[in-house]
RNA sequence: CGGUCUGCCCCGUCGAGUCCGGACGUGUCCGGAGCCGGGGACCCACUUGUGUUCCGGGGUGAAUCGGGACGGCCCUUCCGGGCCGGACCGUAGGGCGACCUUCCGACAGCCCGAACCCGACAGCUAACCCGGUAGGCGGUCCACGGAAGGAGC
Repeated sequence: CGGUCUGCCCCGUCGAGUCCGGACGUGUCCGGAGCCGGGGACCCACUUGUGUUCCGGGGUGAAUCGGGACGGCCCUUCCGGGCCGGACCGUAGGGCGACCUUCCGACAGCCCGAACCCGACAGCUAACCCGGUAGGCGGUCCACGGAAGGAGC
């Protein structure tokens, strides 16, 4: 001097997941504000034979719905059937292009498309009640061009 990794601060970003104060003593607890979500009447909506169903049903979240190589298990009248898992391919939908917001354009590109909770129960919903306020990623890179406004230095 260069590269890589890790930790802290700072900045940016996805997200409701931020701000202020106090206590204990370095990440917990408590309180307040803000934000987000759930439950919960009338009216309205849905339901029109009833009941039952493990084919439950519902909720947070963008994360839903299909196809499916292959594998396992069960039944079999040996033709086949059922259940489960599932690489991979698509898809409803969501996010990104770097200080932010809105708009226009270009590349028509890149990424995600998870996980969890309630426990037989939930349409909407004033009053009222309850809960959450975790985490993740990036910091000079094909991180592009323009207009307006704002923030910061």
RNAcentral holds the sequence, with entries from Rfam. The RNA shown here (c-di-AMP riboswitch aptamer (ydaO/yuaA leader)) has 153 nucleotides and comes from Streptomyces sp. DJ. Its Rfam family is "c-di-AMP riboswitch aptamer (ydaO/yuaA leader)". Its family is annotated with cyclic-di-AMP binding and regulation of gene expression in the Gene Ontology. From the family's description: This family represents a conserved RNA structure found upstream of the ydaO and yuaA genes in Bacillus subtilis and related genes in other bacteria.